[in-house]
RNA sequence: GCGGGCGUAGUUCAGUGGUAGAACGCCGCUCUGAUAAAGCGGAGGUUGAUGGUUCGAUUCCAUCCGCCCGCA
Numbered sequence: 001g002c003g004g005g006c007g008u009a010g011u012u013c014a015g016u017g018g019u020a021g022a023a024c025g026c027c028g029c030u031c032u033g034a035u036a037a038a039g040c041g042g043a044g045g046u047u048g049a050u051g052g053u054u055c056g057a058u059u060c061c062a063u064c065c066g067c068c069c070g071c072a
Stems, first nucleotide, its partner, number of pairs: 001071007010024004018055001026042005048064005
């Protein structure tokens, strides 16, 4: 330099056009003499950035940024 994949909650990942979820973690409550476990509830997201397509984009397209793989 060329090609491909990935980027979503603190972490690991779902979500293939209609206002984003799970598990673990965190906080509170119940339980306990007190922890742990268990149960219930809650907070936490400019969906990497900027444009484009569309009535509508996490999703499709382009460019850029970051990470990974391959080729040279």
Molecule: transfer RNA
Organism: Candidatus Parcubacteria bacterium